[in-house]
RNA sequence: GCGGUCGUGGCGGAAUUGGUAGACGCACUAGCUUGAGGGGUUAGCGGGGCAACCCGUGGAGGUUCGAGUCCUCUCGACCGCA
Numbered sequence: 001g002c003g004g005u006c007g008u009g010g011c012g013g014a015a016u017u018g019g020u021a022g023a024c025g026c027a028c029u030a031g032c033u034u035g036a037g038g039g040g041u042u043a044g045c046g047g048g049g050c051a052a053c054c055c056g057u058g059g060a061g062g063u064u065c066g067a068g069u070c071c072u073c074u075c076g077a078c079c080g081c082a
Stems, first nucleotide, its partner, number of pairs: 001081007010026003019065001028044006046055003058074005
């Protein structure tokens, strides 16, 4: 230099003929339980906002009624070729 795969919460990881983003697990927070810890159990757990709502899939554009998903450029990781 060329080609391929990938990038989603705090972490791992789903969502693939484009149609509710974050299922599921871990971690974390609070309540109950315990003498305490662990375990169990209930609720919560991206950002902004008093709320209604708005924003959020590495970054920037585009296509579309609608994009994590398709197209272009770009950054990064890994693999292969030279």